[in-house]
RNA sequence: UGGGCCGGCCGGGCGACCGCGGUCCGACACCUCCGGGUGGCGGGUCGAGGAAGGUCCGGGCUCCACAGGGCAGGGUGGUGGCCAACAGCCACCCGGGGAAACCCGCGGGACAGUGCCACAGAGAAGAGACCGCCGCUCCCCCGUGCUUCGGCACGGAGGAGAGGUAAGGGUGAAACGGUGGUGCAAGAGACCACCAGUGCGCCAGGUGACUGACGCAGCUAGGCAAACCCCACCCGGAGCAAGAUCAGACAGGAUGCGUUCGAGGGCGGCCCGCCCGAGCAUCCGGGUAGAUCGCACCAGGCGGCCGGUAACGGUCGUCGCAGAUGGAUGGUCGCCCCGCCCCGGUUUCGGCCGGUGCGGACAGAACCCGGCCUACAGGCCGACCCACUCG
RNA sequence: GCCGGUGUAGCUCAGUUGGUAGAGCGUUCGCCUUGUAAGCGAAAUGUCGCGGGUUCGACUCCUGUCACCGGCUCCA
Numbered sequence: 001u002g003g004g005c006c007g008g009c010c011g012g013g014c015g016a017c018c019g020c021g022g023u024c025c026g027a028c029a030c031c032u033c034c035g036g037g038u039g040g041c042g043g044g045u046c047g048a049g050g051a052a053g054g055u056c057c058g059g060g061c062u063c064c065a066c067a068g069g070g071c072a073g074g075g076u077g078g079u080g081g082c083c084a085a086c087a088g089c090c091a092c093c094c095g096g097g098g099a100a101a102c103c104c105g106c107g108g109g110a111c112a113g114u115g116c117c118a119c120a121g122a123g124a125a126g127a128g129a130c131c132g133c134c135g136c137u138c139c140c141c142c143g144u145g146c147u148u149c150g151g152c153a154c155g156g157a158g159g160a161g162a163g164g165u166a167a168g169g170g171u172g173a174a175a176c177g178g179u180g181g182u183g184c185a186a187g188a189g190a191c192c193a194c195c196a197g198u199g200c201g202c203c204a205g206g207u208g209a210c211u212g213a214c215g216c217a218g219c220u221a222g223g224c225a226a227a228c229c230c231c232a233c234c235c236g237g238a239g240c241a242a243g244a245u246c247a248g249a250c251a252g253g254a255u256g257c258g259u260u261c262g263a264g265g266g267c268g269g270c271c272c273g274c275c276c277g278a279g280c281a282u283c284c285g286g287g288u289a290g291a292u293c294g295c296a297c298c299a300g301g302c303g304g305c306c307g308g309u310a311a312c313g314g315u316c317g318u319c320g321c322a323g324a325u326g327g328a329u330g331g332u333c334g335c336c337c338c339g340c341c342c343c344g345g346u347u348u349c350g351g352c353c354g355g356u357g358c359g360g361a362c363a364g365a366a367c368c369c370g371g372c373c374u375a376c377a378g379g380c381c382g383a384c385c386c387a388c389u390c391g
Numbered sequence: 392g393c394c395g396g397u398g399u400a401g402c403u404c405a406g407u408u409g410g411u412a413g414a415g416c417g418u419u420c421g422c423c424u425u426g427u428a429a430g431c432g433a434a435a436u437g438u439c440g441c442g443g444g445u446u447c448g449a450c451u452c453c454u455g456u457c458a459c460c461g462g463c464u465c466c467a
Base pairs, nucleotide, nucleotide: 001387002386003385004384006382007381008380009379010378012336013335014334015333016332017331018330020047021046022045023044024043025042026041028039029038030037031036049362053373054372056371057370058369059368060367061239062238063237064236068272069271070270071269073235074234075233076232077231078092079091080090081089082088093107094105095104096103097102108230109229113228114227115224116223117222130169131168132165133164134163136161137160138159139158141156142155143154144153145152146151177195178194179193180192181191182190196220197219198217199216200215201214203212204211205210243293244292245291246290252284253283254282255281256280257279264276265275266274286466287465300319301318302317303316304315305314306313307312337360338359339358340357342355343354344353345352346351392463393462394461395460396459397458398457401416402415403414404413410447418434419433420432421431422430440456441455442454443453444452
């Protein structure tokens, strides 16, 4: 310098004018049950995000029993650690990819059981004889030899039959270890050597997943569990429109079930247990479309130090940081910044200077928090790997 | 805001132990008719909303995403 790979951060800045929401202060006007309330005005101060998003997980909080038991159902799935918890994070192991940095993995079990493997193919799970190979029997033909002229023996080619054979061909996504040899009629883990895997035993290292070494067993038994299922662990349900208090308005009616022979409720299903319990369910009709709390200080942000490889934890200091409810956080202009097109000037041809124009993303809180995933114009910083060049 | 559901031909919908996706209406062409409709015969129809994964193989299973739809206040 070029290419790659990983991580962190920012995501326009300043000023003026106009506008919006919260909160505090001031003066004014109106109402008043004298506590205060309402209205506009002026001033101060605060006012979106890295994802506020999707709502995919987890937790806080609230209510339902004090959150109970079993079944069913759902979720997670290498090991160790972190965390309030998690499907998250960190480190490591194993498998795969890459030359490397590094990346990817829904990564328990297919010798507990059941099921599926279309088409093709002979055969699709502890299988299979279609072609081929091999010997045997029979038929037919040819050649040679012998002959008592009837045939016989040997060799070869073809056909049929009953067999042997999983080495080769062929089918398929997948065909029941691989290479070489021995062996055999031909073959085959049938046997042997080596290699790969599996199981068992044992030794060493590691907290562990696992790794390495040795010995034994021819044991070689396919894939799918994001099929049912099995194993281990976890999960009560609903959700701030939860829930609490107050105000205000109206109009009830019909049907069914039920009040100790207990309806109904305890926010997904069934059973048990416990508790509440006099109303409940459906339909028709009516009223209201309000206020306050929950609700902004919490696993909080930033910085230093210590422990830890790290995630993270401990401690000290410091800061106060949106709170609407038809839903605020915006608009215009000027200067600057970044990118692109065009024009002019300049040049050591890499660029630089000036001017005009265009563009600057994704998206927007609604109870809060920790993650994950997704979207995103452009820019900055750092670590590492490879190649080339220079010193 | 919270909770739930759907997406398959132009339209309305089927599609189960995962194995090349159908029905009705509609469209086009032909026959019938003087002509039209009806009728009869035939044909074309498809990114299974989109991307990725598991699998030999995905409409189906898993996951991400997009679009659409529905329900949820209080009193009595």